The RNA shown here (transfer RNA) has 74 nucleotides and comes from Marinilabiliaceae bacterium JC017.
The coordinates come from a structure-prediction model, not an experiment, and the mean pLDDT is 82.
RNA sequence: GGGGGCGUAGCUCAGUUGGCUAGAGCGUUUGACUGGCAGUCAAGAGGUCAGGGGUUCGAUUCCCCUCGUCUCCA
Numbered sequence: 001g002g003g004g005g006c007g008u009a010g011c012u013c014a015g016u017u018g019g020c021u022a023g024a025g026c027g028u029u030u031g032a033c034u035g036g037c038a039g040u041c042a043a044g045a046g047g048u049c050a051g052g053g054g055u056u057c058g059a060u061u062c063c064c065c066u067c068g069u070c071u072c073c074a
Stems, first nucleotide, its partner, number of pairs: 001073007010026004019057001028044006050066005
């Protein structure tokens, strides 16, 4: 330098021909149970779906560019 994959919550990851308020586990906060801790249960907070542009009535999803990362070729 060129090809390909990936980027969604603090972490690890789902998300089924584009369409309901974007989800799970762990973590975290509050409460209950306990003398306290641990643990269990209940409730909650937490998201620019990497960034920008385009197509569309509608985009996490399709197209283009950029950035980051992994990998292959040289």